[in-house]
c-di-GMP-I riboswitch aptamer from a soil metagenome, 74 nucleotides, folded computationally.
The model forms 94% of the base pairs in the Rfam consensus.
RNA sequence: GAUAAGGGCAAGCCCACCGUGAGGUGGGUGCGCAAAGCUAGAGGUCUCAGAUACGAGAUAGCUCGGCUGCCGAA
Numbered sequence: 001g002a003u004a005a006g007g008g009c010a011a012g013c014c015c016a017c018c019g020u021g022a023g024g025u026g027g028g029u030g031c032g033c034a035a036a037g038c039u040a041g042a043g044g045u046c047u048c049a050g051a052u053a054c055g056a057g058a059u060a061g062c063u064c065g066g067c068u069g070c071c072g073a074a
Stems, first nucleotide, its partner, number of pairs: 001071001008033002012029007031061001037067003041064003044059005
């Protein structure tokens, strides 16, 4: 980061399974994405428990950050 090239991923929905749940995994489809690759460090949001408490979890396709990658016009 372009009317480039080769590609990649996959929201939501459907089916199956896992989870108390947020949500996750696999298959199909295809909203979109130049990191929509990885990462839960900080914040936000969500879930479960609890209030004699101040915890545990989810979300990276919410924001910031860290690590890594393909191509090469202006």
The RNAcentral record of the sequence draws on MGnify. Its mean pLDDT, the model's own confidence on a scale to 100, is 88.